The RNA shown here (Glycine riboswitch aptamer) has 89 nucleotides and comes from Alkaliphilus metalliredigens QYMF.
The organism belongs to Alkaliphilus metalliredigens, within Bacteria.
The sequence is in RNAcentral, with records from Rfam and Ribocentre.
The same sequence occurs in records of 2 taxa.
RNA sequence: ACGAGCCUCUGGAGAGACUCAUAGGAGCACCGAAGGGGAAAGCCAUGUAUUUUGGUCAAACUCUCAGGUAAAAGGACAGGGGAUUUUUG
Numbered sequence: 001a002c003g004a005g006c007c008u009c010u011g012g013a014g015a016g017a018c019u020c021a022u023a024g025g026a027g028c029a030c031c032g033a034a035g036g037g038g039a040a041a042g043c044c045a046u047g048u049a050u051u052u053u054g055g056u057c058a059a060a061c062u063c064u065c066a067g068g069u070a071a072a073a074g075g076a077c078a079g080g081g082g083a084u085u086u087u088u089g
Base pairs, nucleotide, nucleotide: 006082007081008080009079010078011077016028018027019026020025029069030068031067035065036063037062038061042056043055044054045053
C1' cells in the first nucleotide's frame, strides 16, 4: 500500500394504513434489494452411448421458504471516513 472482513456517515427500490374476527389470531391479494433455495456455459470424471451419467459452478436471473406491502425499523448495492489483523512488497 492493496484485498477481504469489521465500525461509522450519506444515499437507497418495490408491493393492501386490505378483509374478517375480537382476537393476540384467520384469510385473500401482492413485492424482491436482509438471509436462503435453484440452475448455464465451462471444467473434471465416467462412458463410446446416436452425445450417456455424475460432480463442480454465477448473478441484480429465477423461486418466494424467510422477510416485507403508511410512518418508523430493516434494506442488496454505491460513495466518504476509520481502526485492526494476515499475507506480500